[in-house]
RNA sequence: CCCUUAGAGUUUGAUCCUGGCUCAGAACGAACGCUGGCGGCACGCUUAACACAUGCAAGUCGAACGGGGUUUAUCUUUCGGGAUAAACUUAGUGGCGGACGGGUGAGUAACGCGUGGGAAUCUGCCCUUGGGUGGGGGACAACUGUUGGAAACGACAGCUAAUACCCCAUGGUUCCGUAAGGAUAAAGUUUCUUAUUCUGUUUCCUGUUUACUGAGAUCAUCUAGGUGGUUUUGGUCAACGGGAGGUGGAAUUAAGUUUCGCCCAAGGAUGAGCCCGCGUCAGAUUAGGUAGUUGGUGGGGUAAUGGCCUACCAAGCCGAUGAUCUGUAGCUGGUCUGAGAGGAUGACCAGCCACACUGGGACUGAGACACGGCCCAGACUCCUACGGGAGGCAGCAGUGGGGAAUCUUGGACAAUGGGGGCAACCCUGAUCCAGCGAUGCCGCGUGAGUGAAGAAGGCCUUUGGGUUGUAAAGCUCUUUCACCUGUGACGAUAAUGACGUUACCAACAGAAGAAGCACCGGCUAACUCCGUGCCAGCAGCCGCGGUAAUACGGAGGGUGCAAGCGUUAAUCGGAAUUACUGGGCGUAAAAGCGUGCGUAGGCGGUUUAUUAAGUCAGAUGUGAAAUCCCCGGGCUCAACCUGGGAACUGCAUCUGAUACUGGAAGACUAGAGUGUGGGAGAGGAGAGUGGAAUUUCCGGUGUAGCGGUGAAAUGCAUAGAGAUCGGAAGGAACAUCAGUGGCGAAGGCGACUCUCUGGACCAACACUGACGCUGAGGCACGAAAGCGUGGGUAGCAAACAGGAUUAGAUACCCUGGUAGUCCACGCCGUAAACGAUGUCAACUAGCCGUCAGGCUCGCUUUAGAGUUUGGUGGUGGAGCUAACGUAUUAAGUUGACCGCCUGGGGAGUACGCUCGCAAGAGUAAAACUCAAAGGAAUUGACGGGGGCCCGCACAAGCGGUGGAGCAUGUGGUUUAAUUCGAUGCAACGCGAAGAACCUUACUGGUCUUGACAUCCAUGGAAUCCCGCAGAGAUGUGGGAGUGCCGUAAGGAACCAUGAGACAGGUGCUGCAUGGCUGUCGUCAGCUCGUGUCGUGAGAUGUUGGGUUAAGUCCCGCAACGAGCGCAACCCUUGUCCUUAGUUGCCAUCAUUAAGUUGGGAACUCUAAGGAGACCGCCGGUGACAAACCGGAGGAAGGUGGGGAUGACGUCAAGUCAUCAUGGCCUUUAUGACUAGGGUUACACACGUGCUACAAUGGUAAGUACAGAGGGAAGCCAACCGGCGACGGGGAGCUAAUCCCAGAAAACUUAUCGUAGUCCGGAUUGGAGUCUGCAACUCGACUCCAUGAAGUCGGAAUCGCUAGUAAUCGCAGAUCAGCAUUGCUGCGGUGAAUACGUUCCCGGGUCUCGUACACACCGCCCGUCACACCAUGGAAGUGUAUUGCACCAGAAGCAGGUAGCCUGACCGCAAGGAGGGCGCCUACCACGGUGUGGUCCAUGACUGGGGUGAAGUCGUAACAAGGUAACCAAGGG
Repeated sequence: CCCUUAGAGUUUGAUCCUGGCUCAGAACGAACGCUGGCGGCACGCUUAACACAUGCAAGUCGAACGGGGUUUAUCUUUCGGGAUAAACUUAGUGGCGGACGGGUGAGUAACGCGUGGGAAUCUGCCCUUGGGUGGGGGACAACUGUUGGAAACGACAGCUAAUACCCCAUGGUUCCGUAAGGAUAAAGUUUCUUAUUCUGUUUCCUGUUUACUGAGAUCAUCUAGGUGGUUUUGGUCAACGGGAGGUGGAAUUAAGUUUCGCCCAAGGAUGAGCCCGCGUCAGAUUAGGUAGUUGGUGGGGUAAUGGCCUACCAAGCCGAUGAUCUGUAGCUGGUCUGAGAGGAUGACCAGCCACACUGGGACUGAGACACGGCCCAGACUCCUACGGGAGGCAGCAGUGGGGAAUCUUGGACAAUGGGGGCAACCCUGAUCCAGCGAUGCCGCGUGAGUGAAGAAGGCCUUUGGGUUGUAAAGCUCUUUCACCUGUGACGAUAAUGACGUUACCAACAGAAGAAGCACCGGCUAACUCCGUGCCAGCAGCCGCGGUAAUACGGAGGGUGCAAGCGUUAAUCGGAAUUACUGGGCGUAAAAGCGUGCGUAGGCGGUUUAUUAAGUCAGAUGUGAAAUCCCCGGGCUCAACCUGGGAACUGCAUCUGAUACUGGAAGACUAGAGUGUGGGAGAGGAGAGUGGAAUUUCCGGUGUAGCGGUGAAAUGCAUAGAGAUCGGAAGGAACAUCAGUGGCGAAGGCGACUCUCUGGACCAACACUGACGCUGAGGCACGAAAGCGUGGGUAGCAAACAGGAUUAGAUACCCUGGUAGUCCACGCCGUAAACGAUGUCAACUAGCCGUCAGGCUCGCUUUAGAGUUUGGUGGUGGAGCUAACGUAUUAAGUUGACCGCCUGGGGAGUACGCUCGCAAGAGUAAAACUCAAAGGAAUUGACGGGGGCCCGCACAAGCGGUGGAGCAUGUGGUUUAAUUCGAUGCAACGCGAAGAACCUUACUGGUCUUGACAUCCAUGGAAUCCCGCAGAGAUGUGGGAGUGCCGUAAGGAACCAUGAGACAGGUGCUGCAUGGCUGUCGUCAGCUCGUGUCGUGAGAUGUUGGGUUAAGUCCCGCAACGAGCGCAACCCUUGUCCUUAGUUGCCAUCAUUAAGUUGGGAACUCUAAGGAGACCGCCGGUGACAAACCGGAGGAAGGUGGGGAUGACGUCAAGUCAUCAUGGCCUUUAUGACUAGGGUUACACACGUGCUACAAUGGUAAGUACAGAGGGAAGCCAACCGGCGACGGGGAGCUAAUCCCAGAAAACUUAUCGUAGUCCGGAUUGGAGUCUGCAACUCGACUCCAUGAAGUCGGAAUCGCUAGUAAUCGCAGAUCAGCAUUGCUGCGGUGAAUACGUUCCCGGGUCUCGUACACACCGCCCGUCACACCAUGGAAGUGUAUUGCACCAGAAGCAGGUAGCCUGACCGCAAGGAGGGCGCCUACCACGGUGUGGUCCAUGACUGGGGUGAAGUCGUAACAAGGUAACCAAGGG
């Protein structure tokens, strides 16, 4: 300077915490699914270091060498050819390079890598410097010949060159050596120049010769002009010779020069080798390892140090700071992630290492133990003439295989670089490019503007509309990209361009060629419809789906990203969930070792001076480049590339500082310890002693039971128990004292005495002088049970036996009873070994006890007060804690050290090891499985927990039910149908306040726009009557009939036909709903606001003390108030008053048969309004309260009686069949109409009732008194008829007037006389009445006759507390009719009992517990059975790896060497030196044998574990869980 810390879901009814699981982010060499326009830059076998066809990937140099070939030229030729030269080319010899470049990551836990140092080294090519490069020699390839072999490849003989090889010389700042002295080199090649020689060519000069030619002379000849000869001279040409010059070639030579070299040295650079410090994964269920091992000396070896090797000597060396062994792994710069610290990782790029089919080996070389070299062994593949050979893609492409998965058998050396060469140049799958792949990153595009009739279509809809949506169409524009045409760079500043149809630029055309994917329940942005119906499916976690799914599938719409989007795998993050930064261990949150002693280690009081290791500061070197970061630059931007800087937090060295820590030295006394004097104590060990009790035995007394339990039985007892008295024996344990008292490290310790012995405490001084704290391993102690040996055994008592209990009872209870319990010695080593709290030290408010000491005061003392030290308790503040709690005895604040934890289960288990006689203990996993498991606290609910209280809850009573007959309802059965619903209380005389038809929903027949509603079209009034068929609906035929309004078109109502919209549904869902209702319960509760307390759920209020019918009221109180409930207000009833008197009343006055009438308004009554009752008054109790008890007065007394009134809520309570209603279903039927039938059935079971069983009664006769109701399709009087039901009749009455309407029990009288009756009335026969279209199934009533069961009801069970129960009748609703029995009301007569709250049931409240919250009809454990999964054991079997011992021994190096061979050197020669082959030895790979270890796989059978839907058996745990639970051990 830059950068910079986010959470959420899920355990619960809710809460806080702990704790795991999951998600959102980033990232990838990825893969898969769907989709896919362009470009740039990157990247592309992570698996089989599996096997590889084919091509290419390392050659080059003729300026090192000889030879061959081709072409050309020259020369030559016996015409076959040959020679020479040049150019090109090349197999071989030779040189350099094939050790680089490229690939891969198998191995390797190592000086391999990283970092920083070091000394005992080498280094081709390159650079610098000095010097040298002299003289000789002998071979071997190629080649030729012969010959072997299929081939690969050779063999023999012969020839030959060199920068190949060898010798000699010389040589120094080289090497060896103390020195003297000794040792050791080399190669040439190319260019040029000069000289020489040779040679070619050319110019000039010259000579000769010849030829031609001109001129002259001369001779001969003749046809006199020629011809010929000789000669002179001139010219020309040629040849030859000579000379000179130019020019070329060659050569040996000579001299010089030059290119590339060569040799000896020195230095440098580069590269390489070696050593060291530090760092570098996991496992201790790997604890001991090591014989060349550790060191030394001598020697060898190497470029070089070194046990690197060897001989000898010594016995060391490594290891708890983790050796050895096992597993895994190339390391780093970096990369990904992260706030960082860290964690994960090591593709691409870069550095190092390792490897090249597997294993071994060396050779060559500067460099290798060598990817495209060699030898050997092995496996594999190929060729083969079977004799023998060849090969190594982890180079680039490519193939097969494996795999979820990874490219072209491309172009070019143009660039960069590499090898060779003087160079030209050649080679280069390094490299540069192109191709393929959305594999990643980056950029661009798929159009822009306008456009409302908000089009059509889709989807939704409350049917109004909304949405898709300015979106589209339409109109107006643009042309990036792509296409096409043209031009055309940089990359190379001259030549050379694979890329290249390049980039870039320009132009043409045309919106034209270019959008998908995932998601939409919460986390998490985004919602509706349809389909499906715990199915199909989804799911990252929680979880969706069982008929209204925003969670499945589709659609519409939306959200997000976008040429991509999702999914999956793996990584970091979130996760403070391994906590260095940065966590914990009282509570069953997971976690303190059972306790102490003590080793290593860690930590350590005060002070002085010193040192400078830690620490701090500065400097220097290094920390490769790339990457990351910052500032710039270049591709149009970006990705990408690039310049500079910063950074690289590290290491090393030097210098300095000295507070702290450490080292070494000295001193001190506050820590620690020793000495002296005291007192306390169930501290430990041994020996002895004592009394009470139990039991047994003996004896006495004595008789029938004892004992035991919830109740019993087993057991004991007449053979004398039990009881009681006396005596004896024996073992074990020690009452009272005894105490949140004491001691001990813990376990633990309890009669008394003695002996031995440990520790703590107090007091005061003296001494030592940090001697201390903790403590991994280690050692010791360590309850009970158990084990071994030997004793002992009274009581108790696992096991066992018997008896009970029980469905069972391997238990609980009872009777017995063995180990054991006791002692001695030895093991075991565990407990809920607990304060669930490691040890030590310091500090931080108090108060109250108690134990052991000291001191002071108190008159001495008793009692006591104060103070101090050490223990041990209670309470409580701050603080801490999730809360509970803790709190100077910390769980507070700090320090030191140790131990332990990291989700639940599997499991404290398996395997391995150690210990143990055994039982077992210690140490201690994994697979698999779940999304929780858990702590504390809260509210409820529950409890075979507790306290208080209430209720016809029990008790006390009265009357019933359950038995009979009948009625009625239900179940069941039956049926064509017996329609449906209601099902514990809270269904069952319930819906139904009334099923013959109707009702009616059930069954059969018929109809299909429908029985009913609205709309349309056509026709017609409607309507009525009569036939026929049919069970009827209906069908068919005939007749009568022409209406109302009207503007004269038509309209309204009605009917018929037709078409469709639609009607209809007592069809389903009461678990989609409204409304209504039941129930807890007329129980006294249920809540809120504000405040306060608590992190919070929540609490408080509302609890407490009283009181009440009551959360009623009072008091108190961090609460104060309020609401819904309670109560009151309302109705009715009980008393009185006022008002009013008709239809009601009649005391007084008249009157009548009669309140009939006059009259009256007093009374009753009616119906309106008031009064009255409030614990108001008195006494008592209580707290001076609330209130309670008693009394007075009063018609009524403590809510006077009754009713209506039902809080918040519970039961998915009931009802879709009262009604309403969502959704679904149905539409020639699940609708409508219709007929007869059914709902009334009947072996049976249950509920609710009626009537009875009789004398408190029946029957007969007589007589009296209500209330409340109803009445016009009605109630029906008088009167007449009938035994009667009833019929006739018709007065009155729209009702305080008339009617229903006689109330009945009661009372009086008579009779019956305990009987199946003069009880009881069922059943049945007959005859009738009434209602109704119709009484067969299937009405009620009447009369006559019949006269069943039943003689008071088992277990069980119901109602009721006063005008109540019981009993008696009356009325009403429904209704044509049908109720003696149901329901709702009404009045008449009219009791008994309540000690009381122990128990049963229900409820309220407070509290305790809880593992319940669907709330006990809860939860939940284990065996067994079945299915699946992983795992342990197991006779063994197989693979891999490894130790030890031995055998074996290829190739090769080294050593030896007697056989054979041998060019250079020496030697005259013989021979030697040296070398090679062969053989031998040592080492050693593969291989083999034997025997061990380890890992893995598999294995009949077997063990437990986990999971699974409603399986079986029990009910162990959670409440006192019905025997408190749990821990350890034994049995089933």